Predicted 3D model of an 82-nucleotide RNA (c-di-GMP-I riboswitch aptamer) from a soil metagenome. RNAcentral holds the sequence, with entries from MGnify. The coordinates come from a structure-prediction model, not an experiment, and the mean pLDDT is 79.
[in-house]
RNA sequence: GAUAAAGGCAAACCUGUCGCGAGGCAGGGACGCAAAACCGUUGAGUCUGGGACUGAACUGACCAGAUAGUCUGGUUGCCGAA
Numbered sequence: 001g002a003u004a005a006a007g008g009c010a011a012a013c014c015u016g017u018c019g020c021g022a023g024g025c026a027g028g029g030a031c032g033c034a035a036a037a038c039c040g041u042u043g044a045g046u047c048u049g050g051g052a053c054u055g056a057a058c059u060g061a062c063c064a065g066a067u068a069g070u071c072u073g074g075u076u077g078c079c080g081a082a
Stems, first nucleotide, its partner, number of pairs: 001079001008033002013028006031069001037075003043071002045067006
């Protein structure tokens, strides 16, 4: 970052499987993506399981997790005209 070229990833949903759950993985599938590649011990957000306190509800200190396709940060990286 161009209506260039080569290649790449894969949301929702469906199937299988693992997990209490958020969700993960595999296959199908494409909404999108120039980092939609990697890092959850950069910080924040959201979500899940438990939960101090309280008569109870609300709230949610705190503990353990999920999310990198929420933002931010770190690391690496394909092609390329004017």